This is a predicted structure of a 73-nucleotide RNA (transfer RNA) from a bacterium. Rfam family: tRNA. The family's RNA type in Rfam is transfer RNA. The prediction has a mean pLDDT of 84.
Formats: sequence, structure tokens, C1' cells
RNA sequence: GGGGCUGUAGCUCAGUUGGGAGAGCGUCGGAAUCGCACUCCGAAGGUCGAGGGUUCGACUCCCUUCAGCUCCA
Repeated sequence: GGGGCUGUAGCUCAGUUGGGAGAGCGUCGGAAUCGCACUCCGAAGGUCGAGGGUUCGACUCCCUUCAGCUCCA
């Protein structure tokens, strides 16, 4: 330098006809307990890597770009 894959909550990751942004763990509050752990109930937490385009509508399609991994040279 060229090809491929990945990027979504604090962490690990789901997300297929293009229309609801989610799960587990963690955090916070409460219940229960003499107390702790386990368990149960609830809550907070997201510019969906960035910019642009297409569309009534984009995490999802197209272009550019950044970062990581990998293959070729």
C1' cells in the first nucleotide's frame, strides 16, 4: 500500500422486510434478614465510532473517514 472482519449502555454482547433501541452482569433505591450474602421489586444509564447521501422514515442501504483485529505484498 491492497483485501476482509469488527465498532450498539460502565463491561460482555443481541438486534432481517428500513418504522419499539434491547439482554445479562455491574451501579443506585426499596423489600426480605438481628446483620451480611442469596433472592425479589423498581430506577438511572445510549449523539448505535464520526461526517455526508438516499428515503415519509436509517443501528440497518450507499459514499467518505477514524480506530482495532486479520490476510496478502